[in-house]
Context: one part of a larger RNA
RNA sequence: CUGGGCGUAAAGGGAGCGCAGGCGGCUUGGUUAGUCUAAAGUGAAAUCCAUGGGCUCAACCCAUGACGUGCUUUGGAUACUGCCAGGCUUGAGUAUGCGAGAGGAGAGCGGAAUUCCAGGUGUAGCGGUGAAAUGCGUAGAUAUCUGGAAGAAUACCGGUGGCGAAAGCGGCUCUCUGGCGCAAUACUGACGCUGAGGCUCGAAAGCGUGGGGAGCGAACGGGAUUAGAUACCCCGGUAGUCCACGCCGUAAACGUUGUGCACUAGGUGUGGGAGGUAUCGACCCCUUCCGUGCCGGAGCUAACGCAUUAAGUGCACCGCCUGGGGAGUACGGUCGCAAGACUGAAACUC
Numbered sequence: 001c002u003g004g005g006c007g008u009a010a011a012g013g014g015a016g017c018g019c020a021g022g023c024g025g026c027u028u029g030g031u032u033a034g035u036c037u038a039a040a041g042u043g044a045a046a047u048c049c050a051u052g053g054g055c056u057c058a059a060c061c062c063a064u065g066a067c068g069u070g071c072u073u074u075g076g077a078u079a080c081u082g083c084c085a086g087g088c089u090u091g092a093g094u095a096u097g098c099g100a101g102a103g104g105a106g107a108g109c110g111g112a113a114u115u116c117c118a119g120g121u122g123u124a125g126c127g128g129u130g131a132a133a134u135g136c137g138u139a140g141a142u143a144u145c146u147g148g149a150a151g152a153a154u155a156c157c158g159g160u161g162g163c164g165a166a167a168g169c170g171g172c173u174c175u176c177u178g179g180c181g182c183a184a185u186a187c188u189g190a191c192g193c194u195g196a197g198g199c200u201c202g203a204a205a206g207c208g209u210g211g212g213g214a215g216c217g218a219a220c221g222g223g224a225u226u227a228g229a230u231a232c233c234c235c236g237g238u239a240g241u242c243c244a245c246g247c248c249g250u251a252a253a254c255g256u257u258g259u260g261c262a263c264u265a266g267g268u269g270u271g272g273g274a275g276g277u278a279u280c281g282a283c284c285c286c287u288u289c290c291g292u293g294c295c296g297g298a299g300c301u302a303a304c305g306c307a308u309u310a311a312g313u314g315c316a317c318c319g320c321c322u323g324g325g326g327a328g329u330a331c332g333g334u335c336g337c338a339a340g341a342c343u344g345a346a347a348c349u350c
Stems, first nucleotide, its partner, number of pairs: 003322004007304002012318001014201004021194003025088007033081002035077008049065006091191001092188004096183004103177007110154001114150008125136002162169002206247006215241002220236004258317006266295011299306002323350003332343004
């Protein structure tokens, strides 16, 4: 390379948008590029293969034939693919109506709690632990009441509930805004799928500038524990955690399962919608579409397990793997303020 693979053995890119490329619904006609077929030319010799022959055999040599996947030209075929022209509606999309939602951005408002400040009551403790101590407190703490300030997070509802491409999103109100589902028609007429590069988004930590700082809390200090204790426990506490703007671009970024489409038993729960039945009305019940769980059959799987939300059966396209260590290291390159990220070996060794 070919092949075989990628839930857990090595292997799905963190996620999306999308240029090129690859692939592409039903149908009519044209063309004959691909494709198929026939013939001709070419495809050097040697070699290889077959037959025959020559050295006593063989190696070796000679002759003839065959082969030579290919290319060119001409004639023919037209199912499929391509190309050109036309049509269609089931893929895709648009319009209309209804609906659910922590989807996103900005602004404002609320209550509980915490800490701090001021004042009142009040007196000797409080706090903390396995037990203690450090710590706080007669300069009046803890407790309790009143008032005030600040920052951060939003108990209950809350749910294998919802929304989002993923990261992620949770008090209430307003403004702006994205996506999705269902129903019935109408319209466009393949406008589609995937997507190397590219671009955008991307938890936490970290970085830059400016703000903010209640609680928590790396580092750090102290008290314990211990043989030691650079820890686990306790008392403190700086960065940080929060906001604005700009970087970083990673993760057990996980469903460890790429995206899209089609097909293939069921049962049961739950969220959103529509229809039917029923009723005065609602509930219940039935059907159906979309989502989200559990159980389970065929099938698949090394097993575990998966099983209409597939890891089943197929198609299209992308990414990735190819023994362990060395190593996600070195070198080079690109990016970054840095930290570092991305790309990514070899010697050697088992």